Background
Predicted 3D model of a 71-nucleotide RNA (transfer RNA) from a Gemmatimonadota bacterium.

[in-house]
RNA sequence: UGCCCCCUGGUUCAACGGGAGAACGCCGGGCUCUGAACCCGGAGGUGUUGGUUCGAUUCCAACGGGGGUGA
Numbered sequence: 001u002g003c004c005c006c007c008u009g010g011u012u013c014a015a016c017g018g019g020a021g022a023a024c025g026c027c028g029g030g031c032u033c034u035g036a037a038c039c040c041g042g043a044g045g046u047g048u049u050g051g052u053u054c055g056a057u058u059c060c061a062a063c064g065g066g067g068g069u070g071a
Stems, first nucleotide, its partner, number of pairs: 001070007010024004018054001026042005047063005
């Protein structure tokens, strides 16, 4: 310096352009003599800025970050 891939709750991952979800973790409650386990409920997220579209996590561009590969 070129090319390719990725970026979503705290973590690991889903989501044919049309309701953003799961597991674990966290908080509250139940259960228990207490705790763990278990049961119920809850908070919490689309890297940034633009563009396309009636509508964008999804498509496009730039920037930022991470990884791979070539020279």

The prediction has a mean pLDDT of 83. Taxonomically the source falls in Gemmatimonadota (Bacteria, Pseudomonadati). Rfam family: tRNA. Its family is annotated with triplet codon-amino acid adaptor activity in the Gene Ontology. RNAcentral holds the sequence, with entries from ENA.